Source information:
Predicted 3D model of a 72-nucleotide RNA (transfer RNA) from Youngiibacter fragilis 232.1. RNAcentral holds the sequence, with entries from Rfam. Its Rfam family is "tRNA". By type it is a transfer RNA. Its mean pLDDT, the model's own confidence on a scale to 100, is 81. The source organism's lineage runs through Bacteria, Clostridia, Clostridiaceae, Youngiibacter and Youngiibacter fragilis.
């Protein structure tokens, strides 16, 4: 300088057009215990950021922005 792969809850991952984005786990509240731990019930919690395509986009196309690779 080209060329591929990513960006989704604090954390780790799902969801490849279609109704209310889904578990884990961690974080509050309750129960349960003399008391923690552990168990159970609940509650809040995200789509990187502008555009286009679609009746509809986490999902396809483009540009930036971050990570990471690979190549001389």
């Nucleotide at each position: 300088g080209c060329c591929c792969u990513c960006a989704u809850a604090g954390u780790u991952c799902a969801a490849u057009g279609g109704a209310u984005a889904g578990a884990a786990u961690a974080a509050g509240u309750c129960c349960c215990u003399c008391c923690u731990a552990a168990g159970g019930a609940u509650u809040a919690g995200a789509u990187g950021u502008g555009g286009g395509u679609u009746c509809g986009a986490u999902u396809c196309c483009c540009g930036c922005u971050g990570a990471g690779g690979g190549u001389a």